Predicted 3D model of a 252-nucleotide part of an RNA (large-subunit ribosomal RNA, domain VI) from Candidatus Marisimplicoccus sp.
Lineage of the source: Bacteria > Pseudomonadati > Flavobacteriales > Cryomorphaceae > Candidatus Marisimplicoccus.
Model confidence (mean pLDDT): 86 of 100.
The RNAcentral record of the full RNA draws on ENA.

Context: one part of a larger RNA
RNA sequence: CGUUAGAAAUUUGAGAGGAUCUGUCUUCAGUACGAGAGGACCGAGAUGGACUGACCUCUAGUGUACCGGUUGUUACGCCAGUAGCAUCGCCGGGUAGCUAUGUCGGGAAAGGAUAAGCACUGAAAGCAUCUAAGUGCGAAACCUACCUCAAGAUGAGAUUUCUUUUAAGGGUCGUUGGAGACGACAACGUUGAUAGGUCACAAGUGUAAAGGCAGUAAUGUCAGAGCUGAGUGAUACUAAUUACCCGUAAGU
Numbered sequence: 001c002g003u004u005a006g007a008a009a010u011u012u013g014a015g016a017g018g019a020u021c022u023g024u025c026u027u028c029a030g031u032a033c034g035a036g037a038g039g040a041c042c043g044a045g046a047u048g049g050a051c052u053g054a055c056c057u058c059u060a061g062u063g064u065a066c067c068g069g070u071u072g073u074u075a076c077g078c079c080a081g082u083a084g085c086a087u088c089g090c091c092g093g094g095u096a097g098c099u100a101u102g103u104c105g106g107g108a109a110a111g112g113a114u115a116a117g118c119a120c121u122g123a124a125a126g127c128a129u130c131u132a133a134g135u136g137c138g139a140a141a142c143c144u145a146c147c148u149c150a151a152g153a154u155g156a157g158a159u160u161u162c163u164u165u166u167a168a169g170g171g172u173c174g175u176u177g178g179a180g181a182c183g184a185c186a187a188c189g190u191u192g193a194u195a196g197g198u199c200a201c202a203a204g205u206g207u208a209a210a211g212g213c214a215g216u217a218a219u220g221u222c223a224g225a226g227c228u229g230a231g232u233g234a235u236a237c238u239a240a241u242u243a244c245c246c247g248u249a250a251g252u
Base pairs, nucleotide, nucleotide: 001152005163006162007161008160009159010158011157015149016148017147018146021049022048023047024046025045026044033038051106052105053104054103055102059100060099061098062097066093067092068091069090070089071086072085073084074083075082076081110144111143112142117137118136119135120134169246170245171244172243173189174188175187176186177185194239195238196237197235198234199233200232201231203228204227205226211222212221213220214219
């Protein structure tokens, strides 16, 4: 821009893509078969491998704005307590998120038309013959079925609702993230929990500082203390103010 008024939502599916794998074991059954040795089909069940999709409850990583320990040095006048630098100085842990080695799932079943093949009926050719007319069975291949996209499918589809005029609706702007390179997408904008803050909890670290007490002292104790990024819930304290723009002749 088109889809022939403009919108908001929900869809059909022409078409396109993906997937399509396979082992072992048990039972049937030491049965059928076979002199024996040996040893099944069919059908049913269980459990793996590789590949693949989603997710983070568990396990395991990462987690350079979380907690702790500790070395050297510099600074805060000194002590104490802290801070900077040294690969995040080094080390021990670790929330959310992101991950796999972790968890859950998938390739199941079925239908149609067939291939090789196997048949029925059956002549040419009084017989025979699966074929010539006719009819059937038959494979991971084909068409469906399963998953995803999909009306620019210009053949531009369908349904519901809204607005008939500064309309419905959309955008700018602002607070943002489950989204993200930017657009876009999604949530919210006081008729408000959108983000921050605060409070509570979860979770992490591991018992803060100061002071008191005990001990000559190291230390212990008051104390699962103090601190805490992303988590959950609550709460208008702060910021989402005000406002502007597009959209308004549908016929030729």